A computed fold for a 76-nucleotide RNA from Halobaculum litoreum, annotated as transfer RNA. The prediction has a mean pLDDT of 81. Rfam family: tRNA. It is annotated as a transfer RNA. From the family's description: Transfer RNA (tRNA) molecules are approximately 80 nucleotides in length.
RNA sequence: GGGCGGCUAGUUCAGCGGACAGAACGCUUGGUUCCGGACCAAGAGGUCGGGGGUUCAAAUCCCUCGCCGCCCGCCA
Numbered sequence: 001g002g003g004c005g006g007c008u009a010g011u012u013c014a015g016c017g018g019a020c021a022g023a024a025c026g027c028u029u030g031g032u033u034c035c036g037g038a039c040c041a042a043g044a045g046g047u048c049g050g051g052g053g054u055u056c057a058a059a060u061c062c063c064u065c066g067c068c069g070c071c072c073g074c075c076a
Base pairs, nucleotide, nucleotide: 001072002071003070004069005068006067007066010025011024012023013022018056027043028042029041030040031039049065050064051063052062053061
């Protein structure tokens, strides 16, 4: 330098054009318990990596930049 994959909640991930973006674990509150764990109920938590474009509508498609991983090449 080139190719491929990835970036979404605190963590691990799903969702890959259709309205207000979800799950598990974790966290908070309540119940239960002598207390705690487990269990039950409720809740908080997101500029969907940044910017731009297409579209009635973008996490999803296109362009660009950044970061992470893998492979290939070049120089030494």

Taxonomically the source falls in Halobaculum (Archaea, Methanobacteriati, Methanobacteriota, Halobacteria).